[in-house]
This is a predicted structure of an 87-nucleotide RNA (c-di-GMP-I riboswitch aptamer) from a soil metagenome.
RNA sequence: GAUAAAGGCAAACCCGUUGAAAAACGGGGACGCAAAGCCAUGGAUCUAAAAUCCCCCUCUCGGGAUCACGAUUGCCAGGUUGCCGAA
Numbered sequence: 001g002a003u004a005a006a007g008g009c010a011a012a013c014c015c016g017u018u019g020a021a022a023a024a025c026g027g028g029g030a031c032g033c034a035a036a037g038c039c040a041u042g043g044a045u046c047u048a049a050a051a052u053c054c055c056c057c058u059c060u061c062g063g064g065a066u067c068a069c070g071a072u073u074g075c076c077a078g079g080u081u082g083c084c085g086a087a
Stems, first nucleotide, its partner, number of pairs: 001084001008033002013028006031074001037080003041077003044072003051066005
């Protein structure tokens, strides 16, 4: 970063598996992507199993609040590596 060329990735949705969930993985599928390669480091967002507290209840069961040690790099920064390449 060009209406170039080669190659690449794959949103939604569907099927299956895992998970408490968010979500992830595999197959199909293409909305898009020049780092949509890699790293959860800062911010942001999502979830709340466990934990703590509260309510209900004789107890169990049940409900609520807080919370990441869970998740997203296809939310934004930052770090790092890298293909092609005209004017």